[in-house]
């Protein structure tokens, strides 16, 4: 130089067979306690690295570009 993997709320992760992101911690509000914790219901947060192109319709496919691994040279 090359070939392979991988990028998804803050933090891990599901989603690969194209059809309007899924669950955990986390954090905010109410109940529950005298008080905290445990619990219980509820909200908020996601330009799916990035820009292109195929479709009616991309997180999902194909290019291309960046970043992380690991392999060869």
């Nucleotide at each position: 130089g090359g070939g392979c993997u991988c990028g998804u709320g803050g933090u891990c992760u599901a989603g690969c067979c194209g059809g309007u992101a899924u669950g955990a911690c986390g954090u905010c509000g109410c109940c529950u306690u005298g008080a905290c914790a445990u619990g219980g219901c509820g909200g908020a947060g996601g330009u799916c690295a990035g820009g292109a192109g195929u479709u009616c319709g991309a997180a999902u496919c194909u290019c291309c570009u960046c970043g992380a691994g690991c392999c060869c040279a």